Source information:
Predicted 3D model of a 1423-nucleotide RNA (small-subunit ribosomal RNA) from a wastewater metagenome. RNAcentral holds the sequence, with entries from SILVA.
[in-house]
RNA sequence: AACGCGUGGAUCAUCUACCCAGAUAUUCGGGAUAACGGCGGGAAACUGCCGCUAAUACCGGAUACGCUCCAAUUUCGGUUGGGGGAAAGGCGGCCUCUGCUUGCAAGCUGCCGCUCUUAGAUGGGCCCGCGUCUCAUUAGCUUGUUGGUGGGGUAAUGGCCUACCAAGGCUACGAUGAGUAGCUGGUCUGAGAGGAUGACCAGCCACACUGGGACUGGAACACGGCCCAGACUCCUACGGGAGGCAGCAGUGGGGAAUAUUGCGCAAUGGGCGAAAGCCUGACGCAGCGACGCCGCGUGAGGGAAGAAGGCCUUCGGGUCGUAAACCUCUGUCUAGAGGGAAGAAACCAUUGGGGUCGAAUAGGCCUCUUUGCUGACGGUACCUCUGAAGGAAGCACCGGCUAACUCCGUGCCAGCAGCCGCGGUAAUACGGAGGGUGCAAGCGUUAAUCGGAAUCACUGGGCGUAAAGCGCUCGUAGGCGGCUUGGUCAGUCAGAUGUGAAAGCCCUCGGCUUAACCGGGGAACUGCAUUUGAUACUGUCAGGCUUGAGUGUCGGAGAGGGUGGCGGAAUUCCAGGUGUAGGAGUGAAAUCCGUAGAUAUCUGGAGGAACACCAGUGGCGAAGGCGGCCACCUGGUCGGCAACUGACGCUGAGGUGCGAAAGCGUGGGGAUCAAACAGGAUUAGAUACCCUGGUAGUCCACGCUGUAAACGAUGGAUGCUAGGUGUCGGGGGUUUACCCUCGGUGCCGCAGUUAACGCGUUAAGCAUCCCGCCUGGGGAGUACGGUCGCAAGGCUGAAACUCAAAGGAAUUGACGGGGGCCCGCACAAGCGGUGGAGUAUGUGGUUUAAUUCGAUGCAACGCGAAGAACCUUACCUAGGUUUGACAUCCACGGAACCUCUCCGAAAAGAGAGGGUGCCCUUCGGGGAGCCGUGAGACAGGUGCUGCAUGGCUGUCGUCAGCUCGUGUCGUGAGAUGUUGGGUUAAGUCCCGCAACGAGCGCAACCCCUAUGAAUAGUUGCCAGCAAGUAAUGUUGGGCACUCUAUUCAGACUGCCCGGGUUAACCGGGAGGAAGGUGGGGACGACGUCAAGUCAUCAUGGCCCUUACGCCUAGGGCUACACACGUACUACAAUGGCGCGCACAAAGGGAAGCGAGACCGCGAGGUGGAGCCAAUCCCAAAAAACGCGUCCCAGUCCGGAUUGCAGUCUGCAACUCGACUGCAUGAAGUCGGAAUCGCUAGUAAUCGCGGAUCAGCAUGUCGCGGUGAAUACGUUCCCGGGUCUUGUACACACCGCCCGUCACACCAUGGGAGUGGGUUCUACCAGAAGUAGUUAGCCUAACCGUAAGGAGGGCGAUUACCACGGUAGGAUUCAUGACUGGGGUGAAGUCGUAACAAGGUAGCCGUAUCGGAAGGUGCGGCUG
Repeated sequence: AACGCGUGGAUCAUCUACCCAGAUAUUCGGGAUAACGGCGGGAAACUGCCGCUAAUACCGGAUACGCUCCAAUUUCGGUUGGGGGAAAGGCGGCCUCUGCUUGCAAGCUGCCGCUCUUAGAUGGGCCCGCGUCUCAUUAGCUUGUUGGUGGGGUAAUGGCCUACCAAGGCUACGAUGAGUAGCUGGUCUGAGAGGAUGACCAGCCACACUGGGACUGGAACACGGCCCAGACUCCUACGGGAGGCAGCAGUGGGGAAUAUUGCGCAAUGGGCGAAAGCCUGACGCAGCGACGCCGCGUGAGGGAAGAAGGCCUUCGGGUCGUAAACCUCUGUCUAGAGGGAAGAAACCAUUGGGGUCGAAUAGGCCUCUUUGCUGACGGUACCUCUGAAGGAAGCACCGGCUAACUCCGUGCCAGCAGCCGCGGUAAUACGGAGGGUGCAAGCGUUAAUCGGAAUCACUGGGCGUAAAGCGCUCGUAGGCGGCUUGGUCAGUCAGAUGUGAAAGCCCUCGGCUUAACCGGGGAACUGCAUUUGAUACUGUCAGGCUUGAGUGUCGGAGAGGGUGGCGGAAUUCCAGGUGUAGGAGUGAAAUCCGUAGAUAUCUGGAGGAACACCAGUGGCGAAGGCGGCCACCUGGUCGGCAACUGACGCUGAGGUGCGAAAGCGUGGGGAUCAAACAGGAUUAGAUACCCUGGUAGUCCACGCUGUAAACGAUGGAUGCUAGGUGUCGGGGGUUUACCCUCGGUGCCGCAGUUAACGCGUUAAGCAUCCCGCCUGGGGAGUACGGUCGCAAGGCUGAAACUCAAAGGAAUUGACGGGGGCCCGCACAAGCGGUGGAGUAUGUGGUUUAAUUCGAUGCAACGCGAAGAACCUUACCUAGGUUUGACAUCCACGGAACCUCUCCGAAAAGAGAGGGUGCCCUUCGGGGAGCCGUGAGACAGGUGCUGCAUGGCUGUCGUCAGCUCGUGUCGUGAGAUGUUGGGUUAAGUCCCGCAACGAGCGCAACCCCUAUGAAUAGUUGCCAGCAAGUAAUGUUGGGCACUCUAUUCAGACUGCCCGGGUUAACCGGGAGGAAGGUGGGGACGACGUCAAGUCAUCAUGGCCCUUACGCCUAGGGCUACACACGUACUACAAUGGCGCGCACAAAGGGAAGCGAGACCGCGAGGUGGAGCCAAUCCCAAAAAACGCGUCCCAGUCCGGAUUGCAGUCUGCAACUCGACUGCAUGAAGUCGGAAUCGCUAGUAAUCGCGGAUCAGCAUGUCGCGGUGAAUACGUUCCCGGGUCUUGUACACACCGCCCGUCACACCAUGGGAGUGGGUUCUACCAGAAGUAGUUAGCCUAACCGUAAGGAGGGCGAUUACCACGGUAGGAUUCAUGACUGGGGUGAAGUCGUAACAAGGUAGCCGUAUCGGAAGGUGCGGCUG
């Protein structure tokens, strides 16, 4: 926010001092007044009275004209008449003219002035077109307002002012209002278009303490003038006065921040003056500031023992680093000394000459020339010399972006951070250091602008699902618009002219040593205006056309709309009949109905609502929506046809109408259903899901509301761009098969398109036109304001603050109280257990000086530990020790070693004695090994970190999977292969297939076992032969058998039948010792669990070092209100006990197994044959079997506990071993909820052996004996595989996530109000000033003899008006008890709403209810 500015016009509507050119005149008079003098007032500022005087100051008269006014006239050029208005002199020179007269004028002349006038130049005034910020949550504004007439005013047009008349004027192309802002040339940025900006320099404007006002003047309403009002400051004698740095310096204040009270007019420029000159904080210079730009330096060359030192290190070295030292040079700047410019030419003076005015050799003026004078900067720039590497390098950064890496310190602390993000003990990210990188007299930070950002998209974006199509018509303004002819030339295009100031940018040339900087020239300034031309296109005017649009006519289909009537089925209710005990309801129930007769069934009646079948991705409508039948009224649409109108069209801001459900108002109606509500269930609760009832409502009429996932999440119109196949309604051809065509409605699909999904003539493709809408998420569709509504609420619609995301589509996983297929002792079918008892053992907990440590769902808990009395041992108490119990190195001494005594709990300590080996030797000695002493390097640590690690192990899981190469597909993640059809124990195999192959897994190869053969034949075996014994392979002999242990064979779906796709394979069969991986073992893919282990071992880092190391004794790991796991033994008769008697396998044995024999009731003892083990020993197998007994009981079951007595091992059995005998004889009568193992030589049951080990076994690892039951099957539980589906999960459902409540902080809305700012309306008031009026007063010039007059001034008054005041509004800012929601915050509370079918599918609108998420009703959507 404006004609203010920019640009271009216009001024016939205007002015212009000084300057230039032309024309003209410069005449005659007059009265005052300052200075000054005198007398006064006042503190001062200043001022009064009296008196004198001059002018280029002031006034009057005359005259002039091409000036101006009036009138007439006009051929519009003028003409005529009348009126009006001028002036000022100064200075120099001269005597030609004139006058006096010899130098002076009134004369002449020159110069500077003055008057009038014309023209120019310059500078203004006023007017107009166009351009010039934000907000519509500012939509209506305006009374001098818009116009006219008369008048006034101005230099001049005009409501500029005034009187009257008319009622206009502006506005969606944004008036009015609010906010903000000086505008421009330009500047910064950008490829440009743009965006931002308006410092310096230049143009214009505005302002000068705040507000108002005029005066003077050519120009001002005046920065350094005046008057008034106000605020402030100062002086004062209190009476009164003075002032205005947004001039240059300077001071104070404010602020993150911005300089010297400098020099000079030497230059440039300006004012005055004739000039000298004066003035000039303009200007020229200097000073301060790395504030910017530019240039230069801080040295150059050589120099490896790669010095010292720092830092790092794998301890070898590397790096700083030719860097330094050192040697040789150079000298910019700095220092000193010397020299030393240009900027100066004018003016003026001076020398000489020319020209001009003039009578003039006065004089003036113009011009050329000679010389002289003038420098603030400043002794500056510049040059030379001397001297010496001497004086001159910092800042930021080093995780990625982004160039540059290590160590130490710290330990989610301290801190960093532009974004992502670093820091919780190995930090390239913090701090320091070394090193490096980048820039460099600077470097970094902060703030700001543009860019990148195509992220407001004119150039140059979008709207199905990411933000975004109005719910849908009609239609106003506007925008856009078919074919053709002619005119016009507004747009458009081209040429010319004017302008687009200078500076700047760009190009070029030149001047400072270069550059920055400066100067000359050019280009450019994309603009505006005028003019000439072109006429295709657009516009406009006129005419024509028919294809767009419409009309007509003949036909057609339809739940299109409205009104009225009619109909049957069903629900409910009522009445009656029949009939009897239930009905209803659910997952199961209950509330409820029913013996007062329900339900069921039959008959009759009442009433309301909705219209089964037909019915269809069928139809109609713009959308919402529309469904029984009939009638009436009515809209749209489709097809055929000839004709008619002649662009009448498309879209559509505002506007108008329609608009599901819910809801509201009034009045009806009320059968069903059913928010709310009540009761019953469910549940931890259940304000829900389920059930029984039930009111608004659902229905009708009239009115309102105006929203939905009002969806195709897809605005309307037109044209173009392959097809195929359904279906609805017409038409045509041929005819009932089909073909063509128009209009709808679906599916698939080419090109194309899309981020992908998908769309694809019904476009989301290719184009045109118009409208609407979007610009990160949240806050929020909220607040305020406005508007609509009865209300509920709708429409319009922010900001503060906060986050670094929110989101779409698709991919791979994981998950699902999704689906399909399949497997597993997973369930089921069985057998036996656990959970109850006692004991053993491990764990938790508790206790303790210590109860060492680890393992903790499956996958810790008879685990590390295959064996804690000491030792082990790591723990505790106590006593000791310090180069150490152990390793290496050095020095000295000694061989090693052995014995004894004392003290002590021991370790340790003290003392005594014995004793000299091995190798070499030059006999002096030396060496190896060992011991002792000493010093230091070091040892040592079961101290910490398994989340720094290696190795090893567990687990999913012996589950069938996990990948790769090449190719192909996809923008990509990725897919394909590996999916599909079969099949398998198996990604096993076959077939198919854009895949073809391959690898790790599976299987096989290995071991044991089941059959046979060959070989071998002792320690094994004994069929036959022989010998012998009480008996025995005992002996000769033999190797046939068994066996042993080596090598082979055998089994491969090989054969047959059937099924299957002729395949893989499956079912059955034969043969076979064994049959479909025969049984068992070893073997464990890619990976998961930061799984376990620093206490097996190894190891980085950290920590301890007379102790966190080491030694020793004793204690502890064995505790004990309790809880859990794993086992053993039982509860008995399928048994216990006694007697008799039979049959294994696999192992172990020398510090060992130990026979026979003897002793002991026994554990065991004595003793020692044999055996280094197919020889001997452990060793007896047990259950079984036979006979006997017990007779269902706490027992002849069971054996705990306890007492006594013993045995064995061991240095030692007290804490704390095992076993034996006698005695004792507890709990327990088969075990709640729950839970475990097992599918065949398995479970169950029975014994045997080994490791560890002096001793100690219910544990563990093996061995054999006896030896079952059951599996319909895959619905369910658990785990797994695979395909598919959904997903808001990806530390992956132990996931994610919603709302209330509580606490803290932050911003914000409302709020009784309160305090300011701005502004409007009405009224009061009225300074100075101007204009008008004027009774009073004063008055030199003019008139008049005078009186007086004219004119002027003062005063008064009227109008306008600033400050100020009163009242009421509007708007904005701040603040406010209290209050509302919002955001953020660490592990809070309550629930579980959403994401999977999220466990009641979710969501949208609406209503209602509830602590909360939310529930329910009605309608809608599929996301």